[in-house]
RNA sequence: AUUGUCCUUCGGGGUCGGGUGAAAUUCCCAAUCGACGGUGAUGAAGAAAUUCUAAGCCCGUGAGCCUUUUAAAGGCAGGAUUUGGUGUGAAUCCAAAGCCGACAGUAUAGUCUGGAUGGGAGAAGGACGUA
Numbered sequence: 001a002u003u004g005u006c007c008u009u010c011g012g013g014g015u016c017g018g019g020u021g022a023a024a025u026u027c028c029c030a031a032u033c034g035a036c037g038g039u040g041a042u043g044a045a046g047a048a049a050u051u052c053u054a055a056g057c058c059c060g061u062g063a064g065c066c067u068u069u070u071a072a073a074g075g076c077a078g079g080a081u082u083u084g085g086u087g088u089g090a091a092u093c094c095a096a097a098g099c100c101g102a103c104a105g106u107a108u109a110g111u112c113u114g115g116a117u118g119g120g121a122g123a124a125g126g127a128c129g130u131a
Base pairs, nucleotide, nucleotide: 003129004128005127006126007125008124009123010122017029018028019027031111032110033101034100035061036060037059038058043052044051045050056099057098064076065075066074067073068072081097082096083095084094085093103114104113105112
């Protein structure tokens, strides 16, 4: 360094202010948030190899439900981007304007309350084994 098993730890943010109303952090105006892996024409360091960094809406994953079940496996549901610029090339750069957000409860909820002191994609470290 490769790969397998096991253990430990970590592992999600957000309604300021106003309007209507009997009642809304749910409607309207407005505000505000962006999990994990990958990709990458970003930026930084270096002589170089290379390293670090870079997407809510490009490709995937995770939360809920159902079936069988020891483990686990299978299935279902669940969202969103355009225009302009630069350029050989833009789904990621720059600018502008948009859009999206499980389930249950409640005056219709991404943001409140609840399942949840839960689960979790995964990340880091360690032990044993393999070559």
The RNA shown here (FMN riboswitch aptamer (RFN element)) has 131 nucleotides and comes from Bacillus renqingensis. The sequence was found by an Rfam model in a public genome assembly. Its mean pLDDT, the model's own confidence on a scale to 100, is 80. NCBI's taxonomy places the organism under Bacteria, Bacilli, Caryophanales, Bacillaceae, Bacillus. The model forms 97% of the base pairs in the Rfam consensus.